[in-house]
Formats: sequence, structure tokens, C1' cells
RNA sequence: CUUUGCUCAGAGCAAACCCAUCGAAAGAUGGGGACGCAGUGCAACGGGGCUAAAUCCUAAAGAGGUGAUAUGCCCGCCGAGCCGCCAAA
Repeated sequence: CUUUGCUCAGAGCAAACCCAUCGAAAGAUGGGGACGCAGUGCAACGGGGCUAAAUCCUAAAGAGGUGAUAUGCCCGCCGAGCCGCCAAA
């Protein structure tokens, strides 16, 4: 340096659920909690998924919506990218 994650060490992260806060929601953050993770580190570039405040549509108008749209999210869905620990070959 490359490949691999069978084995070793020291660590690390933390699903569901509960509480608090923020948010229209999806969801996020903090605390508790561990189902899991060898990149469950970073990052929304491609695909995929979630949400729809606002806008549009509908409606004579308003109410309403069973409608459309991401500018909002998810990297613990997959791929590509960047960085990194240990071990083995």
C1' cells in the first nucleotide's frame, strides 16, 4: 500500500420505548434506555423513502380536501464520494 473482517485489544455509536424542548408535520436535540452496528464516522451527489406549513389546484367566496409540489427531512434503505481504528493475509 492492497484485500479481507475468522480471531485479538482498547474504545465508540445507539433502534424501539419513556420524559423534556423545538417544529405545521416528517423529524431533530438533550436525558434515560439497548435492538443492533467493523465504518451505525462525515456528507443529501444519484436512486429510494417520509412529511406538506406555504404555494398551486379545487371551490362564486369562505370553510374544507380525497389532489399536486420540497424549499423541509431520513446516511440505522441502496449506490457513489471523503476520512479513520484494530487484526489477519

Predicted 3D model of an 89-nucleotide RNA (c-di-GMP-I riboswitch aptamer) from a Nitrospirota bacterium. The coordinates come from a structure-prediction model, not an experiment, and the mean pLDDT is 85. The sequence was found by an Rfam model in a public genome assembly.